[in-house]
RNA sequence: CGAGUCGACCGGGCGGUCGCGUCAGCCGGGCCAGUCCGCUGGCCCGCUGCCGAGGAACGUCCGGACUCCACAGGGCAGGGUGGUUGUUAACGGCAACCCGGGGCGACCCGCGGGACAGUGCCACAGAAAACAGACCGCCGGGCGCGCGAGCGACCCGGUAAGGGUGAAACGGUGGGGUAAGAGCCCACCAGCAUUCCGGGUGACCGGAGUGGCUCGGUAAACCCCACCCGGAGCAAGGCCAAGAAGGGUCCCGCCGCGAGGCGGCGCCCGCGCAGGCGUUCGAGGGCGGCCCGCCCGAUGCCUGCGGGUAGGCCGCUGGAGCCUGCCGGCGACGGCAGGCCGAGAUGGAUGGCCGCCGGUCCGCGGGCUCCCGCGUAAGCGGGGGUACGCGGACCACAGAAUCCGGCGUACAGGUCGACUCGUCCG
Numbered sequence: 001c002g003a004g005u006c007g008a009c010c011g012g013g014c015g016g017u018c019g020c021g022u023c024a025g026c027c028g029g030g031c032c033a034g035u036c037c038g039c040u041g042g043c044c045c046g047c048u049g050c051c052g053a054g055g056a057a058c059g060u061c062c063g064g065a066c067u068c069c070a071c072a073g074g075g076c077a078g079g080g081u082g083g084u085u086g087u088u089a090a091c092g093g094c095a096a097c098c099c100g101g102g103g104c105g106a107c108c109c110g111c112g113g114g115a116c117a118g119u120g121c122c123a124c125a126g127a128a129a130a131c132a133g134a135c136c137g138c139c140g141g142g143c144g145c146g147c148g149a150g151c152g153a154c155c156c157g158g159u160a161a162g163g164g165u166g167a168a169a170c171g172g173u174g175g176g177g178u179a180a181g182a183g184c185c186c187a188c189c190a191g192c193a194u195u196c197c198g199g200g201u202g203a204c205c206g207g208a209g210u211g212g213c214u215c216g217g218u219a220a221a222c223c224c225c226a227c228c229c230g231g232a233g234c235a236a237g238g239c240c241a242a243g244a245a246g247g248g249u250c251c252c253g254c255c256g257c258g259a260g261g262c263g264g265c266g267c268c269c270g271c272g273c274a275g276g277c278g279u280u281c282g283a284g285g286g287c288g289g290c291c292c293g294c295c296c297g298a299u300g301c302c303u304g305c306g307g308g309u310a311g312g313c314c315g316c317u318g319g320a321g322c323c324u325g326c327c328g329g330c331g332a333c334g335g336c337a338g339g340c341c342g343a344g345a346u347g348g349a350u351g352g353c354c355g356c357c358g359g360u361c362c363g364c365g366g367g368c369u370c371c372c373g374c375g376u377a378a379g380c381g382g383g384g385g386u387a388c389g390c391g392g393a394c395c396a397c398a399g400a401a402u403c404c405g406g407c408g409u410a411c412a413g414g415u416c417g418a419c420u421c422g423u424c425c426g
Base pairs, nucleotide, nucleotide: 001422002421003420004419005418006417007416008415009414010413012357013356014355015354016353017352018351020052021051023049024048025047026046028045029044030043031042032041033040034039054397058408059407061406062405063404064403065402066233067232068231069230073292074291075290076289078229079228080227081226082225083097084096085095086094087093098112099110100109101108102107113224114223118222119221120218121217122216135163136162137159138158139157140156141155142154143152144151145150171189172188173187174186175185176184190214192211193210194209195208196207197206198205199204237314238313239312240311246269247268248267249266251264252263253262254261255260271306272305273304274303275302276301277300284296285295286294287293321340322339323338324337325336326335327334328333358395359394360393361392362391363390364389365388367386368385369384370383371382372381373380374379
């Protein structure tokens, strides 16, 4: 210098100006409620101050916190996970390692338990697809033909060495053997099972021996084994919400910047009426699949009608939190110390404009340099590279909504670190 591998990070900056949201504070102005009339509390406007989207806030695919159902029982069914050891609140995540595969290498990929427990399936082609199988071929016998060597897609039998089909045809090479052949026998190799030795926490690795000689694939097919899982989800859930009489509130019109005031139409809760069932011989309901087992239960439950299922507040953000340093660990991660507070909306704020700077691309300009053509040369013409100046265009993916830990996916452009291979020079 070229070609790559892995990891970490940023993802516009500064200033001006006009706004938006939560919270806090005012010798400011106002509204509402209460009042012992002194004030108190809440809210609005104005001013000031702090803070105000992301690495994925996204998809909602896993896991948890939290809340309610009974603090969650037994069994069946169902679902999930699947090399080992760790890590963690937990996980299907992550780390290290093992095994298999790819790459010269850095490194990458694996939905990686079991196919001698059983069942199923294996398209097309092919004679045959799983207790194998005779289509061609080879061999023996018969029959026919031929004087004969021999021939015959005629018959019976043997044969898996050769051909052909296929993703896959029941080990490979060599030798013996045979009518021809065959693990039929032998040597070596591969594979499987099994015994033992050594190493490792373990997955597993290395080595020695024995055996029958050989056993197909598929479990993101049923199934078997081991482990894990109760259900629903912030629209969870709670409060305003009492009292036998009303209480709350959306919306519309007018006034007000607004809080709010006046008027109007509705709505929700409480409530009312009728019928049915039932109070230990228990209606009805809960433990969100089923059974067992258990629990609640009387001013109760169900149905219909007046009469239709509102609104606000809390939950709501300080937490498995973030940063820095040290220590333990190969690492994921853990421990200790110090420091910090970083959105909380509810038709949903976090933005718009201007200026300067930055990045990428394009065009133009003159400069430097390389190559090509013409020319004796000066030089001329064309093409490429590079920094500079001017002008123009563009600057991604995407946006919280209970909160965390992951995974997956999207992303203009840029920065840094470690490592590998190649060429040249020293």
This is a predicted structure of a 426-nucleotide RNA (Bacterial RNase P class A) from Pilimelia sp. The gene name in the source record is rnpB. Its Rfam family is "Bacterial RNase P class A". Rfam classes the family as a ribozyme. RNAcentral holds the sequence, with entries from ENA. NCBI's taxonomy places the organism under Bacteria, Actinomycetota, Micromonosporales, Micromonosporaceae, Pilimelia.